RNAcentral holds the full RNA, with entries from ENA and SILVA. This is a predicted structure of a 479-nucleotide part of an RNA (small-subunit ribosomal RNA, 3' major domain) from an uncultured bacterium. It matches the Rfam family "Bacterial small subunit ribosomal RNA".

Context: one part of a larger RNA
This record gives sequence, C1' cells and structure tokens, in this order.
RNA sequence: UGACGGGGACCCGCACAAGCGGUGGAGCAUGUGGUUUAAUUCGAAGCAACGCGAAGAACCUUACCUGACCUUGACAUCUCUUUGAAAGUCCGGGUAAUGCCGGACCCUCCUUCGGGACAAAGAUGACAGGUGGUGCAUGGUUGUCGUCAGCUCGUGUCGUGAGAUGUUGGGUUAAGUCCCGCAACGAGCGCAACCCUUGUCCUUAGUAGCCAGCACGUUAAGGUGGGAACUCUAAGGAGACUGCCAGGGAUAACCUGGAGGAAGGUGGGGAUGACGUCAAAUCAUCAUGCCCCUUAUGGCCAGGGCUACACACGUGCUACAAUGGCGUAAACAAAGGGAGGCAACCCCGCGAGGGCAAGCAAACCCCAAAAAAUGCGUCUCAGUUCGGAUUGCAGGCUGCAACCCGCCUGCAUGAAGCUGGAAUCGCUAGUAAUCGCAGAUCAGAAUGCUGCGGUGAAUACGUUCCCGGGUCUUGUACA
Repeated sequence: UGACGGGGACCCGCACAAGCGGUGGAGCAUGUGGUUUAAUUCGAAGCAACGCGAAGAACCUUACCUGACCUUGACAUCUCUUUGAAAGUCCGGGUAAUGCCGGACCCUCCUUCGGGACAAAGAUGACAGGUGGUGCAUGGUUGUCGUCAGCUCGUGUCGUGAGAUGUUGGGUUAAGUCCCGCAACGAGCGCAACCCUUGUCCUUAGUAGCCAGCACGUUAAGGUGGGAACUCUAAGGAGACUGCCAGGGAUAACCUGGAGGAAGGUGGGGAUGACGUCAAAUCAUCAUGCCCCUUAUGGCCAGGGCUACACACGUGCUACAAUGGCGUAAACAAAGGGAGGCAACCCCGCGAGGGCAAGCAAACCCCAAAAAAUGCGUCUCAGUUCGGAUUGCAGGCUGCAACCCGCCUGCAUGAAGCUGGAAUCGCUAGUAAUCGCAGAUCAGAAUGCUGCGGUGAAUACGUUCCCGGGUCUUGUACA
C1' cells in the first nucleotide's frame, strides 16, 4: 500500500421487511448428470453451466457408430503429357449408395500455324485436408463484479524509502454530482449530456391513410364527387431549465412544498459498460504458434445414432376448477411478414385440409379469427360437463422418404392431480399477474426465444437482521 475480520461509523441495491404471484408435490415439454449403448459427437460447471452454443438433429445438417468405396484427393497453386473436348443436359443399365458403366445431344476463342488462352483427363511430386491436441502458448469476441462510482496522470509539496497528498474533511447528490474548506494546482478515462424511442403542441405535406361540413349513392362499404378540418403518416420545429414563488440551508450547493404545465426536478424506456478481477469462457464461428495424422485422425456414400431410460437436478407448459368449464350472441389492438411468397371470395369436407382462383413486391391485397372482457343459457362441488396424460382406430399436410424419429384433425379412451415438506425465485406501475397476436430460424417440425399490444393490482413502517456493493477508520503472526 492492499487483502481480510462472526471490528467500528456512514450510505446504497426487490438485499431484508411490507405485499402479489410462483418454483419445490402431479402429468407433460425441454436441458443436464448418471446409466446404457456399436455410437448415444463435442463444448458449457456456484452466482456468471443446465429451453446454454442450437434463430429450429427424419436424410442433409453431423462433427459420432457400423459397413462399403477413394488416395494429389471434395477445394487451392505449380510442373509434365494428351485431348478439343470435358463438364453439363437427356436416356438406359447397375449398386444399399457414389461417373459405377453405356448411349445421344453439344465439338470454344486468338494465331506469325510454332503456339497461346480456356477447359478436361492422366502422371509426378511439391502439397492439399484434419470440427485432431493444447483457451495454461495466442489474436479476436464474450460473460461477471456492475451502469457499481470509481480508476489514474502531470507539476508541486511531504517522506531515507515503499509511498502519501490531490481523491481526505463539512454539507449535498442517482453519481469523485455539485458547493465550501484545505499544500496543493490542474488534467485524463469513467458519471452526466450529446443519439434512438415514447408522452404534449405547432408548421409543412395529403396518397394507398382520414371524412367534420356540402352533394351523389348502396344489399353492403369513404363506395363516388369533393374536402385538408380531425385521426394518422413523416420531415422540421417548440417544450422542462430548479426557469418562477414560499420555507429550510452557510448568503452556497442543494432539499421540502407550491404555481403554471401534456410532462417537474434524471418525465418513462433503450443504446452506451472506466482502470481492472476471475491463468473465467471460446483452438467446434473465425484467425493463429507449437505438437500430432497423411491409402488416414483426410475424402465420399448408405444405414444407424445425437430422440436410449431403474434414476437425480435445473428451466418451463398444462392443471387441480364456480373470480370456473361448456354452449351461444355480438365488440375493441399493436407490432410484424409476404413472390420458389401471402392468398380473399366461392365450392367440397364434422375437421385438419382440399379444389378453383381474384388481389398484392403491399399505409392499396393477403396472412387476420385478436383473446381475455361483455350479454344470455347451462353445470352445483363431484375426481365432476374439472383435468387432459396415455392408448386404439380413421384421416390430413410437408417432404425422395415420417419404421426407428415430424406436426395436425376426427371419433373413442380418459391416468396422475383436490394448491404441494424442508427450502427457494421474480416483481415497486402501465410494473406484477393475466390474455391473446406476430416474427426470426424454417420444406415440415415451439410449451423455447425475440418483439407487440389488451385487461390491470397490492405493498414499501423502516434499515435491527440475511446477501452484495461503496466511502472513511481500526486490528493483523497474510501478500
């Protein structure tokens, strides 16, 4: 000087407390451990691994296993020879599968006629190739403490020195934020602001969006003339600054209350992550040193596996019901996506879906039905008209192909489950809870993920205690 303390003081955070809803019990989904296996590819490991890499394993992916095949190789550069075709397309044969075999079409350009360009085949070796090892050799990227308020430097001063001072102190703040004081005076990286979005208003613009007033018009519609008001769209501005008032405070910084205002003291949300810590993670995104393989640890193909199942854990979904289930009637969103695509209407089907086929590169058309909510009816506390696992049958869709191993529909079946031990998690407002909608990936395959809106609470006395963090101080046989 640090680090540590079941030392002290002060302060903060959904840290506790006050509340609301969960997890832990059930069934299922998913990830992991373990076990099994020819293989169940690999990585991730307290917080900060475990719906994580994976924004999507039937083949492919795929790295694993079994079997078959290739050896200058699927891919790059160079050398030599041959050919002007080869590749490709189509047809036929064969294999579990692959130019594995045969046939047809196709027969380049320049030229000084030597050749050159281009392409293919063959040969030779230089080499290719490796998701093989080492993240404790590395770059890059990322997590975490933590959006915590800290981390430093120059000059000066003090100290033999390590170092100290500044950065401590008195106030204050979300903040090393600001004020005052001070052997310090300044400065840098952080904080804040500048950026995006949302909340109010104004101006401009008015189609594909809008329709107040004036007309036309309908089975129905801003459908039409028209309008530029309103909503909205999208560009530019205004607006909030403790600016004003009162009180407190050291006359300061600032704090409390008030006015006006759509918004008030950082208005809400996002992006933004200082010096560093964890030999943290990643050699399997990529790059890369060294080591290793080279008729194989490379390449390619078929099938299988990654989907196994006495069990254990994490994260979720659905429930256990009446604030509910079912039937029926009829409302109200936002944000997105669409051409190898989204697909109205109409017809067929109980349905998944199918047929036909308008429109739309989309403020135009489509996906598209929002759902919870609301009205009416029914069920009356029961393992039930709760719950839907499991299983049988019959179908639909995607795809070369749904046996291993997809999703969906109908009929039938109708398991556990009556609110969950110890323990444990999230959340302070348009939040929790609850309800649907969309997108990425994607042929198909979400209860996951990322977004969007609808309905919409309770509680916070307070900081004694638990956890984490900051500042000062103290002890130490630790560095």
Description: The coordinates come from a structure-prediction model, not an experiment, and the mean pLDDT is 82.